Annotation: Predicted 3D model of RNase P RNA and transfer RNA as a complex of 428 nucleotides. The coordinates come from a structure-prediction model, not an experiment, and the mean pLDDT is 75. It holds a member of the Rfam family "Bacterial RNase P class A". About the family: Ribonuclease P (RNase P) is a ubiquitous endoribonuclease, found in archaea, bacteria and eukarya as well as chloroplasts and mitochondria. It is annotated as a ribozyme.

RNA sequence: GUACGCUGGAUGACCGCGCUUUCAGCGACGUCAGUCGUUUGGGGAGUGAGGAAAGUCCGGGCUUCAUAGGGCAGGGUGCAGGAUAACGUCCUGUCGGGGCAACUCGAAGGAAAGUGCCACAGAAACAUACCGCGUGGACUCCCCGGAGCCCACGCAAGGGUGAAAUUGUGAGGUAAGAGCUCACGGAGUCGCGCGGUGACGCGCACUCGGGUAAACCCCACCCGAAGCAAGAUCGCUCGACUAGAUGGACGGCCCGUCCGAACGAGCCACAUCGCACCGAGGCGCUCGGUAACGCGCGCCCCAGAGAGAUGGUCAUCACCCAUUCGUGGGGACAGAAUCCGGCUUACAGGCGUGC
RNA sequence: GCCGGAGUAGCUCAGCUGGUAGAGCAGCUGAUUUGUAAUCAGCUGGUCGGGGGUUCGAUUCCCUUCUCCGGCU
Numbered sequence: 001g002u003a004c005g006c007u008g009g010a011u012g013a014c015c016g017c018g019c020u021u022u023c024a025g026c027g028a029c030g031u032c033a034g035u036c037g038u039u040u041g042g043g044g045a046g047u048g049a050g051g052a053a054a055g056u057c058c059g060g061g062c063u064u065c066a067u068a069g070g071g072c073a074g075g076g077u078g079c080a081g082g083a084u085a086a087c088g089u090c091c092u093g094u095c096g097g098g099g100c101a102a103c104u105c106g107a108a109g110g111a112a113a114g115u116g117c118c119a120c121a122g123a124a125a126c127a128u129a130c131c132g133c134g135u136g137g138a139c140u141c142c143c144c145g146g147a148g149c150c151c152a153c154g155c156a157a158g159g160g161u162g163a164a165a166u167u168g169u170g171a172g173g174u175a176a177g178a179g180c181u182c183a184c185g186g187a188g189u190c191g192c193g194c195g196g197u198g199a200c201g202c203g204c205a206c207u208c209g210g211g212u213a214a215a216c217c218c219c220a221c222c223c224g225a226a227g228c229a230a231g232a233u234c235g236c237u238c239g240a241c242u243a244g245a246u247g248g249a250c251g252g253c254c255c256g257u258c259c260g261a262a263c264g265a266g267c268c269a270c271a272u273c274g275c276a277c278c279g280a281g282g283c284g285c286u287c288g289g290u291a292a293c294g295c296g297c298g299c300c301c302c303a304g305a306g307a308g309a310u311g312g313u314c315a316u317c318a319c320c321c322a323u324u325c326g327u328g329g330g331g332a333c334a335g336a337a338u339c340c341g342g343c344u345u346a347c348a349g350g351c352g353u354g355c
Numbered sequence: 356g357c358c359g360g361a362g363u364a365g366c367u368c369a370g371c372u373g374g375u376a377g378a379g380c381a382g383c384u385g386a387u388u389u390g391u392a393a394u395c396a397g398c399u400g401g402u403c404g405g406g407g408g409u410u411c412g413a414u415u416c417c418c419u420u421c422u423c424c425g426g427c428u
Stems, first nucleotide, its partner, number of pairs: 001355007009317007017048007024040001025038005050333001054344002057342005062227004069255004074223005079093005094108001095106004109218002114216002116212003130159002132155006139148004167185006186208004191204005231273003235267005247259003281300005287294002319330004356427007365380004374411001382398005404420005
C1' cells in the first nucleotide's frame, strides 16, 4: 500500500423497569387432596437490543383472496457456470476499464429486425458536397498557353463545423481520388477448424455498415394481488328469508373456474391466537467442494410488548487525549415490534490475518 | 410497524415522450400624482433538496440519500 475478518469496554455494589417462573397475599370453588383466578407500594430465581435493530431498496417463509389456472396488458432482470428457500444477493471464472503491483471497478444481451431522436454549428447527422481537387465543352482576356467565369460529369484526399463526418499510418495507383490494391494495426460478422461445460480464446476465410436501448422496441428468463394494522376465534345489533341472474368471489382486462344463504352490513371491546419452545435457528468439529455452500455428528434454547421495558449512580481496572506528574477530560453511529436471507447508508476507536 | 405521495425564484405553482427554466403575487428602479394606493414600462432574483451514474448534453432517465405530508384495526 492492498484485501479481509473480529470487536463495539470489563468487573462489583446500590437503586429502578419489562417478561417468564416460583413462593407468599387476596378472592372463588371444593369431594378438604387441591384447582382456578387476581397482579399486591410483596419476596426469590432466570432473562432482557444491534452490527447496523436504521432506510424499507430487493428476495422469501407465513396469512387471506380459489388449490392461484391460461392469455393479453404491466413490471423486473440481463456475460458464463454454480450456490441458495429465493433474490437485483453471494462465489468462481470470461471480457473490458484503472493500477508498477498486490488488487480493484463494470445495469456487461441486441444499433446489419424496425421506428424515433441527434439542439446550436455545419454542405451534410444517414446518405450529403460549402470551400476544394480533376476532366470535357462554350465565352472573355492577354505576353499564346495560361488565367477568369459559366455548364456538365467524376472524387471525397485536404480545409472548415461539430460531442460525433465512418477503419488509422505508410506505400503503390490515378486525370484527380478512393480498401481501389498492398504491408502493419483496429473493429465486426457469420462460416470452418482446434481448446473450453460455458462466457470466450487462438487460427483461417469474409466484411469495413455513425451514436443512442438507464428512448420505444426485439430476444431470453422471472413475477397473481395484498400485506401480521395480513388474518383466525369469541360477543351484540340490524338487514336479507328461497331468490337462479342483468348476482357475487376476481383487486387492470378477457377467458376459465367456483359460490349461490353455510349470507351481508354495522357496533362495542382490543380478550385470546398469529407471537416470542424449535427456527431456511446459533455454536463447535469431521468430510466434500478452488469458493459461495452442502452432508453428518455433538452441544445450546437465546428479548418481546398497553405500538410503552431493556435504565441510572458510584468505585476499581483497561483504552485514548492533555498535564504544572498532583490530576483533569473523553468514549462513536444508533435503539427491536411478524420472522428470516441480502443490499445500501451511518459509525469514535481497538485487535488480528493474507498478499 | 406497513403502504403511498411531494420537494423548482421570498410565497403559490407550470415545465418531465432530454437541447441553455417560466407565470402570478412579492421586491427594486422609472413614469403618472401635491403625496400614497392603483395603473404603465423595465429590472433583479434559481447549486431545479444533496450525491453519483447513463448521454455530446439531465429539472426530465436510473441508483442512492435527506426532509416533509397523507392513509391503514